Molecule: Bacterial RNase P class A
Organism: Pseudomonadota bacterium
RNA sequence: UCAGGGGGCUGGGCGGCCGCGGCCUCGCGCAAGCGAGGGCGAGGAAAGUCCGGGCUCCACGGAAUAACGGUGCCGGGUAACGCCCGGCGGCUGCCUUCGGGCAGUCAGGGAUAGUGCCACAGAAAGCAUACCGCCGGCCUUCGGGCGGGUAAGGGCGAAAGGGUGCGGCAAGAGCGCACCGCGCGACUGGCAACAGGAGCGGCACGGUAAACCCCACCGGGUGCAAGACCGAAUAGGGGCGGCACAUGAGCCAUUUCCGGCUCGUCGCCCGGGUUGGUCGCUUGAGGCUGGGAGCAAUCCCGGUCCUAGAGGAAUGGUCGCCCAGUCUCCGCAAGGGGAUGGACAGAACCCGGCUUACAGGCCCCCUGGCAAA
Numbered sequence: 001u002c003a004g005g006g007g008g009c010u011g012g013g014c015g016g017c018c019g020c021g022g023c024c025u026c027g028c029g030c031a032a033g034c035g036a037g038g039g040c041g042a043g044g045a046a047a048g049u050c051c052g053g054g055c056u057c058c059a060c061g062g063a064a065u066a067a068c069g070g071u072g073c074c075g076g077g078u079a080a081c082g083c084c085c086g087g088c089g090g091c092u093g094c095c096u097u098c099g100g101g102c103a104g105u106c107a108g109g110g111a112u113a114g115u116g117c118c119a120c121a122g123a124a125a126g127c128a129u130a131c132c133g134c135c136g137g138c139c140u141u142c143g144g145g146c147g148g149g150u151a152a153g154g155g156c157g158a159a160a161g162g163g164u165g166c167g168g169c170a171a172g173a174g175c176g177c178a179c180c181g182c183g184c185g186a187c188u189g190g191c192a193a194c195a196g197g198a199g200c201g202g203c204a205c206g207g208u209a210a211a212c213c214c215c216a217c218c219g220g221g222u223g224c225a226a227g228a229c230c231g232a233a234u235a236g237g238g239g240c241g242g243c244a245c246a247u248g249a250g251c252c253a254u255u256u257c258c259g260g261c262u263c264g265u266c267g268c269c270c271g272g273g274u275u276g277g278u279c280g281c282u283u284g285a286g287g288c289u290g291g292g293a294g295c296a297a298u299c300c301c302g303g304u305c306c307u308a309g310a311g312g313a314a315u316g317g318u319c320g321c322c323c324a325g326u327c328u329c330c331g332c333a334a335g336g337g338g339a340u341g342g343a344c345a346g347a348a349c350c351c352g353g354c355u356u357a358c359a360g361g362c363c364c365c366c367u368g369g370c371a372a373a
Stems, first nucleotide, its partner, number of pairs: 001369010012322007020041002023038006043344001047355002050353005055223001057221002068219005073087005088108001089106007109214002114212002116208003131154002133150003137146003162180006181203001182201003187196003227279004237270007248263005286305008323342001325340006
């Protein structure tokens, strides 16, 4: 200096004019409102609404259990988490002085509690098995057949009950032995996951739990349209009191008669609901800054600041100058001129995460190439 990968930060600046939404103050007005001034007015994701909380109401004696759902190596952080940090282990890739190192990744508890499943191929797929082959026995028409032994070789498969070598054997076989692998493992280190490992064991205990299941831990439901308060006109309901009341009206029933039930109006009071209004509402696991503890996540202490809270919803437009970037012209160069030009996106109760979107810029780390020393 270029390329690739990973991580973190940032997400144009200043000013003029015109607007938009709340709030406060002042003036005018009976009021509705009008005018002036001041101050405030989106994000790192405000998004998806996936996870965890605050808050809210509902349900419920407490606790535990069952059922259902979730989480799942260990330690730490946190209000909490499925998040974050550190570590351990497996796998993959690269490098290696072969000791290991670096990077990525993992739904990473339990397969000797039990059950199920293991496609195709193959003789056989979980109580192992015997197609070809190999070795004995018997028979034979000499082609082979029957019945045993074997699991070394061939073949199938993702997987066939350790590997290599020597011995051994009729042929073979951990049958015996050496080494490697594997299992158990006293003991040692570590808070732990785990690591190391004397010694013992011929080798058993295949895989699958994003299959049922077992174990441990967590979880009652609901979402600000939660919920609380105030409460108009009008209509309707109830109570009390005054007046009126049937020769009326309506309904039921009946062929008809007889019959049964109900009622109007005025005044006062009560409570419920609709439209509406107020609160909830933003001071909070808060921001900035200095110091300290810790590998880190994070925590502690001090100082300082208040920074949208409105309702289907304001935060915009334009001009000038500047800043990156891109294109182009002049110039040997330094430099100068012109044009263009900044993504994704949009608070709706709040907070912590995760995920997704994102032009451009800055910083750090790793790997490799080239150049120079």